[in-house]
RNA sequence: AGAGUUUGAUCCUGGCUCAGAAUCAACGCUGGCGGCGUGCCUCAGACAUGCAAGUCGAACGCGAAAGUUCCCUUCGGGGAGCGAGUAGAGUGGCGCACGGGUGAGUAACACGUAGGUAAUCUACCUUUGGAUGGGGAAUAACAACCGGAAACGGUUGCUAAUACCGCAUAAUGCAGCGGCACCUAAUGGUGACAGUUGUUAAAGCGGGGGAUCGCAAGACCCCGCGUCUGAAGAGGAGCCUGCGGCGGAUUAGCUAGUUGGUAAGGUAAUGGCUUACCAAGGCAUUGAUCCGUAGCCGGCCUGAGAGGGCGGUCGGCCACACUGACACUGACAUACGGGUCAGACUCCUACGGGAGGCAGCAGUCGGGAAUUUUGGGCAAUGGGCGAAAGCCUGACCCAGCAACGCCGCGUGAAGGAUGAAAUCCCUCGGGAUGUAAACUUCGCAAGAACAGGAAGAAUAAGUUUGUGCUAAUACCACAAGCGAUGACGGUACUGUUUGUAAGCUCCGGCUAACUCUGUGCCAGCAGCCGCGGUAAUACAGAGGUCCCAAGCGUUGUUCGGAUUCACUGGGCGUAAAGGGUGCGUAGGUGGCCGGGUAAGUCUGACGUGAAAUCUUCCAAGCUCAACUUGGAAACUGCGUCGGAUACUAUCCGGCUGGAGGAUCGGAGGGGAGACUGGAAUACUUGAUGUAGCAGUGAAAUGCGUAGAUAUCAAGUGGAACACCAGUGGCGAAGGCGAGUCUCUGGACGAUUCCUGACACUGAGGCACGAAAGCCAGGGGAGCAAACGGGAUUAGAUACCCCGGUAGUCCUGGCCGUAAACGGUGCACGUUUGCUGUAAGAGGAAUCGACCCCUUUUGUGGCGAAGCUAACGCGUUAAACGUGCCGCCUGGGAAGUACGGUCGCAAGAUUAAAACUCAAAGAAAUUGACGGGGGCCUGCACAAGCGGUGGAGUAUGUGGCUUAAUUCGAUGCAACGCGAAGAACCUUACCUAGGCUAGAAUGUGAGGGAAGUCUGCGUAACAGCAGGCGUCUGGGAAACCAGACCCAAAACAAGGUGCUGCAUGGCUGUCGUCAGCUCGUGUCGUGAGAUGUUGGGUUAAGUCCCGCAACGAGCGCAACCCUUAUCAACAGUUGCCAUCAUUAAGUUGGGAACUCUGUUGAGACUGCUGUUGAUAAAACGGAGGAAGGUGGGGAUGAUGUCAAGUCAUCAUGGCCUUUAUGCUUAGGGCUACACACGUGCUACAAUGGCCGGUACAAAACGUCGCAAUCCCGUAAGGGGGAGCUAAUCGCAAAAACCGGUCUCAGUUCGGAUUGAAGUCUGCAACUCGACUUCAUGAAGUUGGAAUCGCUAGUAAUCGCGGAUCAGAACGCCGCGGUGAAUACGUUCCCGGGUCUUGUACACACCGCCCGUCACAUCACGAAAGUAGGUUGUACUAGAAGUAGGAGGGCUAACUCGCAAGAGAGGCAUCUUACCACGGUAUGAUUUAUGAUUGGGGUGAAGUCGUAACAAGGUAACC
Repeated sequence: AGAGUUUGAUCCUGGCUCAGAAUCAACGCUGGCGGCGUGCCUCAGACAUGCAAGUCGAACGCGAAAGUUCCCUUCGGGGAGCGAGUAGAGUGGCGCACGGGUGAGUAACACGUAGGUAAUCUACCUUUGGAUGGGGAAUAACAACCGGAAACGGUUGCUAAUACCGCAUAAUGCAGCGGCACCUAAUGGUGACAGUUGUUAAAGCGGGGGAUCGCAAGACCCCGCGUCUGAAGAGGAGCCUGCGGCGGAUUAGCUAGUUGGUAAGGUAAUGGCUUACCAAGGCAUUGAUCCGUAGCCGGCCUGAGAGGGCGGUCGGCCACACUGACACUGACAUACGGGUCAGACUCCUACGGGAGGCAGCAGUCGGGAAUUUUGGGCAAUGGGCGAAAGCCUGACCCAGCAACGCCGCGUGAAGGAUGAAAUCCCUCGGGAUGUAAACUUCGCAAGAACAGGAAGAAUAAGUUUGUGCUAAUACCACAAGCGAUGACGGUACUGUUUGUAAGCUCCGGCUAACUCUGUGCCAGCAGCCGCGGUAAUACAGAGGUCCCAAGCGUUGUUCGGAUUCACUGGGCGUAAAGGGUGCGUAGGUGGCCGGGUAAGUCUGACGUGAAAUCUUCCAAGCUCAACUUGGAAACUGCGUCGGAUACUAUCCGGCUGGAGGAUCGGAGGGGAGACUGGAAUACUUGAUGUAGCAGUGAAAUGCGUAGAUAUCAAGUGGAACACCAGUGGCGAAGGCGAGUCUCUGGACGAUUCCUGACACUGAGGCACGAAAGCCAGGGGAGCAAACGGGAUUAGAUACCCCGGUAGUCCUGGCCGUAAACGGUGCACGUUUGCUGUAAGAGGAAUCGACCCCUUUUGUGGCGAAGCUAACGCGUUAAACGUGCCGCCUGGGAAGUACGGUCGCAAGAUUAAAACUCAAAGAAAUUGACGGGGGCCUGCACAAGCGGUGGAGUAUGUGGCUUAAUUCGAUGCAACGCGAAGAACCUUACCUAGGCUAGAAUGUGAGGGAAGUCUGCGUAACAGCAGGCGUCUGGGAAACCAGACCCAAAACAAGGUGCUGCAUGGCUGUCGUCAGCUCGUGUCGUGAGAUGUUGGGUUAAGUCCCGCAACGAGCGCAACCCUUAUCAACAGUUGCCAUCAUUAAGUUGGGAACUCUGUUGAGACUGCUGUUGAUAAAACGGAGGAAGGUGGGGAUGAUGUCAAGUCAUCAUGGCCUUUAUGCUUAGGGCUACACACGUGCUACAAUGGCCGGUACAAAACGUCGCAAUCCCGUAAGGGGGAGCUAAUCGCAAAAACCGGUCUCAGUUCGGAUUGAAGUCUGCAACUCGACUUCAUGAAGUUGGAAUCGCUAGUAAUCGCGGAUCAGAACGCCGCGGUGAAUACGUUCCCGGGUCUUGUACACACCGCCCGUCACAUCACGAAAGUAGGUUGUACUAGAAGUAGGAGGGCUAACUCGCAAGAGAGGCAUCUUACCACGGUAUGAUUUAUGAUUGGGGUGAAGUCGUAACAAGGUAACC
């Protein structure tokens, strides 16, 4: 620091996702140790049990027991001492308001920060002044009696105090009165005047003591503690104030003690804190009130920072203690382990009543994904009480549990190759795990066991001595010595011995790390993109790799990345986003000069910003680290004082440049009202006139013989204003267009003068605001939603046509919206230009008007810089700046729901969420496509000729059939195709028989030449048995070698089985169409463009010219073959003009001609004319055998169709192995209601038949072609000359000549069938071809539709070849005869190129919309129903407090001799306040609800085709 993901690719916008850090975490797998931390985030749910606050006998009165010793005894027991003034309860004092827990409530002076208190309090503590006199009456405990189940209580009696109550004294206390000084903004404060009057207090306990007094106690003196009363301090607490920190406006008004005053009460104290009276205030868009949420902070996490999130552990503050209310006590409480009442809950009960409050520490249940031991100790630190010893302390210190976190350590180190075994992979050679292991040497490092270990953590009561104080050797203070006490813990540490310990996730990209097997859109994975449909690096397993490591992953949450709410640091023409427009309030912002102030601003000092934490630095302690400790710095803040005065602010004074006013002038569809005009439509009347008019793609509905349309004349009525008219004018926008008049707004120009910042923007607010729509009243010619009819159509609730009502028009009132658009808010300033146009002014010039120059305002075009993602904008900015307003933050749901406001309604405005997707989108690029456009081209159409489609038949296909009818090919580009040839074979199919290392091939021990014959056997193959035969070379022979045959074992089998969508190769097709690319350069952010486009031209990206391109490659063309002319050479088997010869080029001869073969020539727009840019080229001409590629062929660019072929061949994978292999026989591929394709033969006279007579080319032939001759009607047979071929053979037909037939189902046509044959072949039954005789079907030129062909072509005629034993009407070739037509490119089809649009890119066989049906999800409405919270009114009134009351009771004090009275108190009653509760009526919120509404999602559902191309009616608002 970035990355992935929208596209065919690009750039941008924009969301989603990932990598990081963190965590009070949880879950999965795994788990060695130690240190330091942390541990109910959920039910402020309920709690069994134990403990968590007591202490003081030096404040006080009582006062046991067990046990033991002694005495007495009636042996039952009693008494005394010790135990012991102990235990114990009680009175009293202090504490219990601290410490500990929790975060429910609280949006508040609760918290933080800075201040105030001159408006206050403060127990204990410290310092300091003074005092502590003298009396009195009770009461608990206790005892007795009584009540009660219990808790507990009652009556009577006794008693003490530092308990309680008077009295005395008293001040610098308090209150009143009085003036003085100083201070304060002020109420007021401080000080002194020892001013003056009144008033207010106390308690003792312990210890010691020389003299004196006293019988004693003691007095007395001293010390300590306590007590009372002042003053001050410290710490603590209360109250008040400025500022700061959440969300919602779909909460806009709130408030009656409310705001203020006066008086009184109350409080420690100010204050409506409370009450009475008076006034009517107070708060709020700088967000009151209401609703929701929340303890706040130091800090913690993250981040570069600014920020964002959080507030657990530690620290500060607050609040709470089952829920609500209340007070008492007290220095402090409205009191967690106190009280009273009410409520809920739990427990006890004898039913009468009682008891309780873990949000203390442990622990239990419950809830939950989830959070520990009912541990030890007061040794330390701290707290309470006490003079102290000490007691208490779940605060605290420790231990236990938990990988929950951080930190540290270990699981060994070095050597070790035969690269062991094993596993995995493999091209079978090998490679990987891997120096890893084993093994050797070294080490003892964490842990465990044993032994040592009170070392540190520990100061110090007391005591001794000394010094100080003192009358004092008491006490007290200080210094030194001695000096008990350890939960942790037999722990840390040391030594010896022994010896244990690695997992988890990932490996398609992001993101480091790859192979095999299994699976087969299944199972599964997935953070995003996405994997999986038979070769998965993405699933599962394995091997291996990478990362981290006692952990590793997953999930949740937060920040980051995200500049994706943008202060730092974003935007708004088209991506989301400028308000429809103006006026204007608050607010924000604001020209030049001078002066004052010093609020902002800057600066210095001081105070504060607790500690801890963090960062940086310096140190220290645990072996290091984490952790802990000390110091510095920092804490960006707030306050106080001083200083500065540039800027902002404020006050004062001035200026004219901004703004405005005055004067003069012209332009204008600016607005409102009134009046007027002509053209046109329609209607009415009259006239002329006759059969149609109107309308459309074509029609029909409609109108018309009752007289239309057309034409003429007149009239009525409404609406709109042609030409002028112009990217011209005016207006803020909407908008404004005949003419005249009246009223009226604004802008502009020119000139001087005036005011003196008066300005800009503008939340709310107000006004205007097209069309449609609404209300009321008019009006209504034309047009025209709805509606009716006619067409179109599969349908047509549309487009087209005929009609037609609201409406459109006017007046008044609503509505308030538009793609209200320049999709561009307003204002001001700055920044090169060119050129139109409208209005004005000036100059120059002119007789004058133009033209021309300068300038202002408006309105356009093109463009510099700059900006922009690009398109584009560009002085009329989307440039550069300033000010203010509005708006945006992924798509959908949705501008919808609910709520509010407005409206008569329609509706408008404001405006969400659940849920869902990983995109949605902008601009531009390349293609493809268009029922877009331009240009060009092709037997594409047209013009012609001949066919197919009808018949019969051949052949192929589909279908059907079958045991099998083997398989493949399927629009063009399958269908006389693979197949250049199925009777067996072929053959792959079926039936049946047989074989299993197999039928074939290789190596091959061994045997035998080869070969051939016979028998048995079988349907056949197979199988069995026997015989004959004996090769070549070398050698004397044995024997060896070679060719060929048989062949055991073993290794390799085999498969026309599947996948052409795993492949190679080959092929088809677009298409013989003219295209397809590259290098360098240039342009563009980029995809890409340019080149290759343009102007011409061509068959052609062929060539020329131009051009930011210049070149090049694959294609085109040419080079190749053939054909047409000529030449040269060569003349046999070919040829024959001349000479001779023959029946005959037969022979001699010839080399001229033809022909054959080879080598050359020739044609290149070369020449010429015209056109053209003078080019390329085109047209015409000459010459020429041939003329513009002369004709034909071969040759097929980049690519497309997952085109075809696994059955030619090859090949991966899968399947099969007594069968899906091999072999044999027979059958099938040849079937046959039917349909299609391709052919053949015909339908006849341009013909058929008979007879006669001619002329080819190119092939082929010894396994062959076969002549003459003979036989047969013929197929053919017999026979065999010749020919290994320019020599011989196969071997011509149409044509021509003559004859016949005479328009008919025929002398056309030949199918079909019968009979007889021929040939091939082991074999013609299924199932061959041919011949003869006989038979003689359909068919008389073929519907819709459709095919081929542009010249030696079509048409027509025959000939040959491959395959092949035989079997072509097919295929491939050859020649003979030999036409017609093309105006032309409008249309159909295919193609090329340029351009345009696009929402397509699997590319129009594309994309895509809505209803309906089904499933599912969330949401809204709904008669209602059930809760929560809350307002108002009334009711109610426990406990308590305050007031009042009198009829009860009453020790202290007062009066009184007493009785009694009074003061005071207790109880009771009552009034006020008030909690729970109740009634009524609202508000708000949540849940639920038959039914209902739209919305989202879902594989192939239904209906249509709305949108994207001119989307077939341009689209949209």
Small-subunit ribosomal RNA from an uncultured bacterium, 1517 nucleotides, folded computationally.
Its Rfam family is "Bacterial small subunit ribosomal RNA". Rfam links the family to the GO terms structural constituent of ribosome and ribosome.
Its mean pLDDT, the model's own confidence on a scale to 100, is 82.